[in-house]
A computed fold for a 350-nucleotide part of an RNA from a metagenome, annotated as small-subunit ribosomal RNA, central domain.
The coordinates come from a structure-prediction model, not an experiment, and the mean pLDDT is 90.
Context: one part of a larger RNA
RNA sequence: UUGGGCGUAAAGCGCAUGCAGGCGGUCUGCUAAGUCUUGUGUGAAAUCCUGCAGCUUAACUGCAGAACUGCGCAAGAUACUGGUGGACUGGAGUCAGGGAGAGGAAAAUGGAAUUCCAGGUGUAGGGGUGAAAUCUGUAGAUAUCUGGAAGAACACCAGUGGCGAAGGCGAUUUUCUGGCCCAUGACUGACGCUCAGAUGCGAAAGCCAGGGGAGCGAACGGGAUUAGAUACCCCGGUAGUCCUGGCUGUAAACGUUGCUGACUAGGUGUUGGCAGUAUCGACCCUGCUAGUGCCGAAGCUAACGCGAUAAGUCAGCCGCCUGGGGAGUAUGCUCGCAAGAGUGAAACUC
Numbered sequence: 001u002u003g004g005g006c007g008u009a010a011a012g013c014g015c016a017u018g019c020a021g022g023c024g025g026u027c028u029g030c031u032a033a034g035u036c037u038u039g040u041g042u043g044a045a046a047u048c049c050u051g052c053a054g055c056u057u058a059a060c061u062g063c064a065g066a067a068c069u070g071c072g073c074a075a076g077a078u079a080c081u082g083g084u085g086g087a088c089u090g091g092a093g094u095c096a097g098g099g100a101g102a103g104g105a106a107a108a109u110g111g112a113a114u115u116c117c118a119g120g121u122g123u124a125g126g127g128g129u130g131a132a133a134u135c136u137g138u139a140g141a142u143a144u145c146u147g148g149a150a151g152a153a154c155a156c157c158a159g160u161g162g163c164g165a166a167g168g169c170g171a172u173u174u175u176c177u178g179g180c181c182c183a184u185g186a187c188u189g190a191c192g193c194u195c196a197g198a199u200g201c202g203a204a205a206g207c208c209a210g211g212g213g214a215g216c217g218a219a220c221g222g223g224a225u226u227a228g229a230u231a232c233c234c235c236g237g238u239a240g241u242c243c244u245g246g247c248u249g250u251a252a253a254c255g256u257u258g259c260u261g262a263c264u265a266g267g268u269g270u271u272g273g274c275a276g277u278a279u280c281g282a283c284c285c286u287g288c289u290a291g292u293g294c295c296g297a298a299g300c301u302a303a304c305g306c307g308a309u310a311a312g313u314c315a316g317c318c319g320c321c322u323g324g325g326g327a328g329u330a331u332g333c334u335c336g337c338a339a340g341a342g343u344g345a346a347a348c349u350c
Base pairs, nucleotide, nucleotide: 003322004321005320006319007304008303012318014201015200016199017198021194022193023192025088026087027086028085029084030083031082033081034080035077036076037075038074039073040072041071042070049065050064051063052062053061054060091191092188093187094186095185096184097182098181099180103177104176105175106174107173108172109171110154114150115149116148117147118146119145120144121143125136126135162169163168206247207246208245209244210243211242215241216240220236221235222234223233258317259316260315261314262313263312266295267294268293269292270291271290272289273288274287275286276285299306300305323350324349325348332343333342334341335340
């Protein structure tokens, strides 16, 4: 609790959809609720304020005025807000034409590598490290060749490149499907913005059930290192990592920067589209537009820095903060199978 703030000091919900609520483009008629004017009634007295007066003064008291900023009623005003009717096209959307994309889901397919299995060649080592050892190998390893099996991930392309609301998405093909961008015209006619509660999505790890298990690898065992070594290094290795269905709902879920709209010098890359110029055509060049980077004017900022992708200048709506510790703890409640999650104090102390 008025205010001042939220990139880094405390503070933007992980992200979206969206009811209630708040806010809302241009012109015009009506209305007169808000708003404004006038009148009137009421607003007890005391108190407060101003002036005067009475106790020797003051406190105190008395008288007069003002005030009581409010509410009701009546008449009027109509710029703005609201209500209601009509109209408009710039906001928003629909249709028609093009375009890019790791956007999502499912199915099928492919090659390299790894490990394992079988066989051939071949012989004494291999592996590993700072150095070693555990480990592996004459029961034939490592190496090399042929064949086979399995699972997981998709080199190059690859790019401050692309797509998605965020989490996130990367082999190829097909099917289904969401969004976005550009250009021109037609159409609807404010249909919009934001959003408490609510609902959905939400990396990794973890949980439940059923599969799968190549490589990697918490835990665990062993070898080293060391004063010790519950580590870093090495040899193994279970859960897990993968798939299907369900749960969990958290992250430095970060641009540590909520969403929407408007306005405010430029320069230089890059991605998608369009127009012009040019050309046989494609480039090049110029401009517009939607993204994505860098540098910077003004301005802002405590500084760092931000700077048309704002942290500048404004408007609307939501969320959040209010000294450090105690503490994201206790308690209660809600959710969860559990792990735990959400909400969330105080005493005390500096």